RNA sequence: GGACACAACUCUGGAGAUACUCAUUCAAUUGAGAGCCGAAGGUGCAAGGGCACAGCCCCAAUCUCUCAGGCAAAAGGACAGGGUCGGGAGC
Numbered sequence: 001g002g003a004c005a006c007a008a009c010u011c012u013g014g015a016g017a018u019a020c021u022c023a024u025u026c027a028a029u030u031g032a033g034a035g036c037c038g039a040a041g042g043u044g045c046a047a048g049g050g051c052a053c054a055g056c057c058c059c060a061a062u063c064u065c066u067c068a069g070g071c072a073a074a075a076g077g078a079c080a081g082g083g084u085c086g087g088g089a090g091c
Stems, first nucleotide, its partner, number of pairs: 001091001006086001008084006018034001020033004035071003041067001042065001044063001048058004
């Protein structure tokens, strides 16, 4: 000097599924009922590895469960791209 990766902040894109029924009811869960989605978060597991080994432990996801959340719009949203900036290290 410094690409890439990583952290923080910020901008942008971003799917799925009932504007379901009832209660005086547009929406809201305010309450009850039925049906659905999976991409906040969370649960579970393989190959493989470990051990004191016929058992136990570690162990991933956009898989799985749907606990949570969601099912017009809004909000949220895994993930992806841009910008600013920082430290470390390879070079």
Overview
Predicted 3D model of a 91-nucleotide RNA (Glycine riboswitch aptamer) from Succiniclasticum ruminis DSM 9236. Rfam family: Glycine riboswitch aptamer. About the family: This family represents the bacterial glycine riboswitch. Glycine riboswitches usually consist of two metabolite-binding aptamers domains with similar structures in tandem. The aptamers cooperatively bind glycine to regulate the expression of downstream genes. Its mean pLDDT, the model's own confidence on a scale to 100, is 81. Lineage of the source: Bacteria > Bacillati > Acidaminococcales > Succiniclasticum > Succiniclasticum ruminis.